[in-house]
Context: one part of a larger RNA
RNA sequence: GCCGGUGAGUUACUCCGUGUGGCAAGCUUAAGGGGGAUACCCCGGAGGCGAAGGGAAACCGAGUCUGAAUAGGGCGCCUAGUCGCAUGGAGUAGACCCGAAACCGGGUGAUCUACCCAUGGCCAGGGUGAAGCGAGGUUAACCCCUCGUGGAGGCCCGCACCGGUCAGUGUUGAAAAACUGUCGGAUGAGCUGUGGGUAGCGGUGAAAUGCCAAUCGAACCCGGAGAUAGCUGGUUCUCCCCGAAAUGCAUUUAGGUGCAGCCCCGGAGCUAGCGUCGCGGUGGUAGAGCACUGGAUGGGCUAGGGGGGCAGGAGCCCUACCGAACCCAACCAAACUCCGAAUGCCGUGCCGUGGUGCCCGGGAGUGAGACUGCGGGGGAUAAGCUUCGUGGUCGAGAGGGGAACAACCCAGAUCGUCGGCUAAGGUCCCAAAGUGCCAGCUAAGUGGGAAAGGAAGUGGCAUCGCCCAGACAGCCAGGAGGUUGGCUCAGAAGCAGCCAUCCUUGAAAGAGUGCGUAAUAGCUCACUGGUCGAGUGAUGCUGCGCCGAAAAUGUAACGGGGCUCAAGCUGGCCACCGAAGCCACGGGUCCGCUGAGGGUAUCGUCCCGAGGCGGGCGGUAGGGGAGCGUUCCGUAGUAGGUGAAGGCAGACCGCGAGGACUGCUGGACGAGGCGGAAGUGAGAAUGCCGGC
Numbered sequence: 001g002c003c004g005g006u007g008a009g010u011u012a013c014u015c016c017g018u019g020u021g022g023c024a025a026g027c028u029u030a031a032g033g034g035g036g037a038u039a040c041c042c043c044g045g046a047g048g049c050g051a052a053g054g055g056a057a058a059c060c061g062a063g064u065c066u067g068a069a070u071a072g073g074g075c076g077c078c079u080a081g082u083c084g085c086a087u088g089g090a091g092u093a094g095a096c097c098c099g100a101a102a103c104c105g106g107g108u109g110a111u112c113u114a115c116c117c118a119u120g121g122c123c124a125g126g127g128u129g130a131a132g133c134g135a136g137g138u139u140a141a142c143c144c145c146u147c148g149u150g151g152a153g154g155c156c157c158g159c160a161c162c163g164g165u166c167a168g169u170g171u172u173g174a175a176a177a178a179c180u181g182u183c184g185g186a187u188g189a190g191c192u193g194u195g196g197g198u199a200g201c202g203g204u205g206a207a208a209u210g211c212c213a214a215u216c217g218a219a220c221c222c223g224g225a226g227a228u229a230g231c232u233g234g235u236u237c238u239c240c241c242c243g244a245a246a247u248g249c250a251u252u253u254a255g256g257u258g259c260a261g262c263c264c265c266g267g268a269g270c271u272a273g274c275g276u277c278g279c280g281g282u283g284g285u286a287g288a289g290c291a292c293u294g295g296a297u298g299g300g301c302u303a304g305g306g307g308g309g310c311a312g313g314a315g316c317c318c319u320a321c322c323g324a325a326c327c328c329a330a331c332c333a334a335a336c337u338c339c340g341a342a343u344g345c346c347g348u349g350c351c352g353u354g355g356u357g358c359c360c361g362g363g364a365g366u367g368a369g370a371c372u373g374c375g376g377g378g379g380a381u382a383a384g385c386u387u388c389g390u391g392g393u394c395g396a397g398a399g400g401g402g403a404a405c406a407a408c409c410c411a412g413a414u415c416g417u418c419g420g421c422u423a424a425g426g427u428c429c430c431a432a433a434g435u436g437c438c439a440g441c442u443a444a445g446u447g448g449g450a451a452a453g454g455a456a457g458u459g460g461c462a463u464c465g466c467c468c469a470g471a472c473a474g475c476c477a478g479g480a481g482g483u484u485g486g487c488u489c490a491g492a493a494g495c496a497g498c499c500a501u502c503c504u505u506g507a508a509a510g511a512g513u514g515c516g517u518a519a520u521a522g523c524u525c526a527c528u529g530g531u532c533g534a535g536u537g538a539u540g541c542u543g544c545g546c547c548g549a550a551a552a553u554g555u556a557a558c559g560g561g562g563c564u565c566a567a568g569c570u571g572g573c574c575a576c577c578g579a580a581g582c583c584a585c586g587g588g589u590c591c592g593c594u595g596a597g598g599g600u601a602u603c604g605u606c607c608c609g610a611g612g613c614g615g616g617c618g619g620u621a622g623g624g625g626a627g628c629g630u631u632c633c634g635u636a637g638u639a640g641g642u643g644a645a646g647g648c649a650g651a652c653c654g655c656g657a658g659g660a661c662u663g664c665u666g667g668a669c670g671a672g673g674c675g676g677a678a679g680u681g682a683g684a685a686u687g688c689c690g691g692c
Stems, first nucleotide, its partner, number of pairs: 001692006011093013026049003032043004053060002063075004096234002099231001103224006114198009123188001125157003128153001132149006161185003166181004200216001202212003209218001237627006247260005261366002263363005269358001272356001273353003277349006287339001288337002293333003297329004304322002306319005369394010399410003414587004419583003425577003428561003434574001436573006447563001453547002457544010474531005480504003485499003510525001514523002588617007597608003628681001630678006646665005652659002
């Protein structure tokens, strides 16, 4: 891992519902007793519930309490209960099953290990050479020096022995801690044998929370014990109907729970619900506005202030400074409003719709939501961010589209069909359907990623100039004089800078557009004539394009191929493809209406009901309904060796769980019908046991 077996809402009592049965103003026995074929039958009325309530009570009573009340109001009356059985739910019990970490009690452990006690054992070899002693030297004597002797040391090197530094190997190991190499101690606080001691709320500890039998922040074994687990996992046959929630309030509450909300089932009244439209109301949002409250800009005017002048003082005057109020102009606001929608909300009428709405009772689940459009807050007008409101979808929704892709677009799957029509989206090939039609745009593979910003890209529209009395561009020519304007300056002559910017000649020519010089010079422009001969220039709006444009495996920013009067973009038109949508034909089931026919001791437009018509039938948590099958029991001394159960096979029946039939096998048990009772259904629990 697979296969087989096994494996989880049970039982008792109490209570609340529902179904059904007995009796009924009553119903019922409990303990206990008697009989008996041990299935059961009969006694037993103690007690319980009900038949009357109201009040704290006295008490009164279909009423009563409150109250002064014959008022009003509260709770009651105008009858149905009770005892079984079954079933849904609650409570108390282990209460659907498995699972702790732990807590407590009583015991067992120091043959491992820690420390201690008693008594034994062990430490190759080599090195160093303390004290002391001896001798010599030296001294007044000590001290001291030298040589020798001596053999000290938690001394040195290094076996045994004890350890375990670093590395490698090993990691389903040779080994539940080792092996190899290397390394530390190796006369000491050394190592070690034997016997003994200390015990878990404890011991021991050169102290690490270390060790106390491969276990230690409190050992192990058994017991309390099925501890508790708001947590995780698991929870077994079928079909049919409905179908949620991820919100509010509260919570030692936040992954739990209570109540409400939303779902299901039953009951009762029966349209009270919802939708479009019409009508009548409501409101202060969007927008807008500045009349209020505030903010904010410029101007005017001006109180006051600053500065200056005059004055002996009071004071007067000036002011390109600040500036309240006021005026004008133009603004801003969630907590501003003179105004003010749409939608919403309330009421009402018609129509439509209707597994709509409200109420009573029983059963739940949910109370981590997610994305998306719109309206806001937080954040950075970030987030697949966060938090509200409102709608949608997913959740619990399959199908088609979007290359792929819960939450986007289309569309809500009862079943069948080798039939049809459409939606979104598509129609050159991959790949179903147009290489469709008309008109225009794009040249960038733009399409097929991106901003500020930039540009004689190109199409459309508009406005304003100039122009056959000749524009625009090019070419030819002129572009002068006063004058080097004045100032400044070393110089300043059109052309550093400052000021002024006139006059003359003329077709025209600036006291000069740029280059240039030290300053002049020189080139050029404006302006004018000629040549040429038809358009030329400026601005704004707009369609499509261009640049801006750098990323990590490999083209890789159309799904691909590939596409250019398109297979791109814009406008228009026709056709086609395309889904589980819609239609067609057939089937199933539920609900409603109808209803041939049937039932009746209860005669009630009560019950059953073929057929027909209409409508419904996605679904998680969850509610409800109807069934299948297993074991045992009753009926039951029922079929069975002319072959039971079981096994193998088969094209049969049933929506399904499942059930027949036939053949073979098997060789003695055992269907079916109607009832009853449960150790009643397996794929999952790192389930348990076994096999391979």
Source information: This is a predicted structure of a 692-nucleotide part of an RNA (large-subunit ribosomal RNA, domain II) from a Patescibacteria group bacterium. RNAcentral holds the full RNA, with entries from ENA. The prediction has a mean pLDDT of 86. NCBI's taxonomy places the organism under Bacteria, Bacteria candidate phyla. Rfam family: Bacterial large subunit ribosomal RNA. Its family is annotated with structural constituent of ribosome and ribosome in the Gene Ontology.